[in-house]
Context: one part of a larger RNA
Parts: sequence; C1' cells; structure tokens
RNA sequence: UUGCAGUUAAAAAGCUCGUAGUUGGAUUUCGGGGCGGCCCGACUGGUCCGCCGCGAGGUGAGCACUGGUCGGCCGCCCUUCCUCUCGGAAGCCCCGACUGCUCUUCGUUGCAGUGGUCGGGGAGUUCGGGACGUUUACUUUGAAAAAAUUAGAGUGUUCAAGGCAGGCCUUCGCCUGAAUACAUUAGCAUGGAAUAAUGGAAGAGGACUUCGGUCCCGUUUUGUUGGUUUCUUGGACCGAAGUAAUGAUUAAGAGGGACAGUUGGGGGCAUUCGUAUUUAAUUGUCAGAGGUGAAAUUCUCGGAUUUAUGAAAGACGAACGACUGCGAAAGCAUUUGCCAAGGAUGUUUUCAUUAAUCAAGAACGAAAGUUAGGGGUUCGAAGACGAUCAGAUACCGUCGUAGUCCUAACCAUAAACUAUGCCGACUAGGGAUCGGUGGAUGUUAGCGUUUGACUCCAUCGGCACCUUAUGAGAAAUCAAAGUCUUUGGGUUCCGGGGGGAGUAUGGUCGCAAGGCUGAAACUU
Repeated sequence: UUGCAGUUAAAAAGCUCGUAGUUGGAUUUCGGGGCGGCCCGACUGGUCCGCCGCGAGGUGAGCACUGGUCGGCCGCCCUUCCUCUCGGAAGCCCCGACUGCUCUUCGUUGCAGUGGUCGGGGAGUUCGGGACGUUUACUUUGAAAAAAUUAGAGUGUUCAAGGCAGGCCUUCGCCUGAAUACAUUAGCAUGGAAUAAUGGAAGAGGACUUCGGUCCCGUUUUGUUGGUUUCUUGGACCGAAGUAAUGAUUAAGAGGGACAGUUGGGGGCAUUCGUAUUUAAUUGUCAGAGGUGAAAUUCUCGGAUUUAUGAAAGACGAACGACUGCGAAAGCAUUUGCCAAGGAUGUUUUCAUUAAUCAAGAACGAAAGUUAGGGGUUCGAAGACGAUCAGAUACCGUCGUAGUCCUAACCAUAAACUAUGCCGACUAGGGAUCGGUGGAUGUUAGCGUUUGACUCCAUCGGCACCUUAUGAGAAAUCAAAGUCUUUGGGUUCCGGGGGGAGUAUGGUCGCAAGGCUGAAACUU
C1' cells in the first nucleotide's frame, strides 16, 4: 500500500496562477489458407480376441494392429525477411567425371538398382571472427542465493520438547538415512511480446541499387633490392541516375487559437443626475423644543423647534431589487463616453496531445489597523455627562476624538461559510428562470419584406428549487454528502481524546499591531 476520515463530532489552504512531482484519449499484425509432428481427448469403421447364442446377432476388453472426422498443443510455409558477411566441423540434397557389383546389351550399351573416389553447387544445424543492431519496464523458466531458524518427509528420544539418528538375521556381518519446500529487492542467463513508456523519413542531410569523382591506409604478385605509378583491398567524403503504392494515422461528447452576433449591477478612467442630511444666509409665526419605559443632561424672546426661498459641503445611490445577473475569490447597482478583458452559444474554421492537479514561488484579497497628504456631511471606538441599578466603568439618551470618504503606500486576516478542494465519467423524474442557438402555415405592430415584442417546441451552458430515493448517512439531511468490506478514475491539502496552546522558544515577514511556521513538561 491493500484498507480510515475531513457539511454539523478533530479536519478542505480566502481565491487564482504556477515550476519540480504525480497522472494522462483513441489508432499500426487482425484474419485467412496449406503442410508436418506429438501426445492427449471425443466420436466412428475394419481386422484379431473373449463371453452368450443352433443361428441371426448381441455384448465386452485389450499393453494388439490399422483407417477416418473433429478438437487441443508445437513447428514450418504463403499472404507478411528470419540481420549481413567470412572461416571450420560432421551429416543431408542436387549435378558432373571416373569406377566396383547385380541386371541388361552385339558392345562399358544403359532415363535401371546399389556402393566407392574426386570436383562443383545448394539449404539448414553447430562453433568461432568481423560489421551493426531502438532502448527499457513487466512476466516465464533456470543458475546463483552459508548453516542454524521456519514449513515439512523419515525415524517409538518409554511419550514429548528435542535429536539425526537408526533398523535387521544373528555374532560373521549386512542394509539404509541425514529428503524436500520457502528464500521477495538488486545482479546474470532465458522464452513471451499483451500492457506502459521510448525511438525512427518533413527544410529529407531518408532507405536500397548502380555509376562517377576526391582523399587516406595498405596486403599479395610482377626474379631480388630501392623508387614512382596503375590495378586491386579497406575506410571517409562529394556528385549523378534509378528503384518504391516513396515518406505526414485520426480530428477525442480532451484542450488551445481564429471568426460571428450577442450578453452581464465584471474591471479601469472620465462625466452626469438624484433626493436626504448638516451648516450658514434670508423669511413667517410665537413658547416651548429634543429625547425617553418615564426622565434628565441639551437648545430656547439675543426667537429654539417649525414654515418658505434659493446656496454650499461631503457622504450615499431608496422604491424597481428577485431563492435574478456578473466576477477566481474578496466583491459589484444613478446617466453617458472611452479603454482593454471575460463567459456561454454558433461554426462542414484552424493546430494536433498542446492536457489535469499541483511542493517551491507569485498575483489578488472584506472590515479593522498603520504611514503621508487631502477631505471632514453623517455615523461614531476612546472619553465626558444624564439616566437605570445594590453596583453599571454596560444596555437607553445628549455630546464627541480617532475613524468612517479620496489619493499614494503597507498589513494578509474573518462564521474569508455552501462550515462541503479541483478535473473527468455514470446513476431520476419535474416545472420555472437567466444567456445563446435552431425551429413553427403560431399571435401582434407597420403597406409588404428585414426586424422587434410575445406564445410554443427542441437544444447547449448557468444560479437555484420541488418530489422521490431499490443509493448514502450516526442522524439532521444529501442528485451529491450516491456509484465504499461488491473497498483502486486522476491529483493536491489536511485530522488523530480534552486542556496546556495557536502558548513558549527558534526562524522568517512586517514601521507597528501582528502574520506564517510551531512544541514540551504537566494535567485529565
């Protein structure tokens, strides 16, 4: 590992990218025919044999002989090359020459038979040398792998644990045993060629054959020695011609790209609108206004609250607004313009394995917080006060600093939740809905087409829902949390009783706050 879990009991990194790693679609020899051998099996025929029977015939067996059909195994041949070459050995086949014997002929005459010697050629077996060969994993068999141990054979240690002994006529001796198995990785040899990798010819610098040229090496021979050249042998390189079915698998309900019309509250920058709030100004009126469970703090004839008129500022974007959309997540909602990007759909478009998941590493990452500017309407940690209360450092109320908003940088965490990793396949019914596409003698608008808007059907891709589980689960529940003891599709992360503790220490990141990594003693 086989063989645990991860919605809620401990547990899926916030999200995406991504290298190493791991894993990775289909496809190339299938099939047919013939021959031989072996033993085995089945069926069947004949001869021989036995038994029963007068006979017809029936029955049985064999270690007997022989034939046929079918099946199994092995080998060979064809379709479909098993590497090429050189040398040796023994045997086999063919041809030729000479020759012995038998037969034959008038005759060494011969398509005769059977031997011997020599020469030439051929196919295969075996041994050795050379030139080259896709390479592995896997599996079969074998050698090798110290004994003791383990399993296990034999053996009456009196049984047994053990031991490797022992057993026989009988007194001379004889007969045995001390087996066998297992022994996994690596290495060696060997058969197989399914499965999984890997290689080859695409800029032909490709294969094979022939010819020509250039360069290098050098044996033998030409009487000997020396020199030069040629032929020849081997090697390297270049060129030409010829041969060939000359050489590119398919186009994945895998993926990427191009294109088309769309679609979306996706992103960035600019622009524009809206009411509300607060403030100041002007205005009308006059005694209260705020606020609460009830009050008070607070404001108020120096006119509060309230009414009206325009103004300014900074936030925010109601109703429409949904079990609707988009985005990797965080998240995203006034108008318009610009910029680049995305998904799905459509496609008789293109590339051809380019893919999936991912240590290291990287981008983004609510709110709060930090730094520096700006801005400060509202709300509002801290703080002050009024209440409540046994107390109230709270809940309620009145103020109110940081903050809340924008810009430039940090921080990297959340119940960052669907508390549910990502990719792929399958398993069940339904009606809605969003986006695309195709369709209908469909409805409607306009004079008619194009085109809209509706209705219906089909289809692909989404967010969800309902009903049922012959499924799952401890259950709640779940079309995934199913296809799990009938346990293996691929891949990543992570958990192992409660506390101590996400603490201490170390490392690293950060301006800091803190983040990431992360124990133990002890206790229960």

Annotation: The part of an RNA shown here (small-subunit ribosomal RNA, central domain) has 524 nucleotides and comes from Mycale cecilia. The coordinates come from a structure-prediction model, not an experiment, and the mean pLDDT is 81. NCBI's taxonomy places the organism under Eukaryota, Metazoa, Demospongiae, Heteroscleromorpha, Mycale. RNAcentral holds the full RNA, with entries from ENA. Its Rfam family is "Eukaryotic small subunit ribosomal RNA". Its Rfam clan is "SSU clan". Rfam 15.1 lists 75,755 matches to the family in 2,556 species. For this family Rfam cites "Crystal structure of the ribosome at 5.5 A resolution" (Yusupov et al., Science, 2001).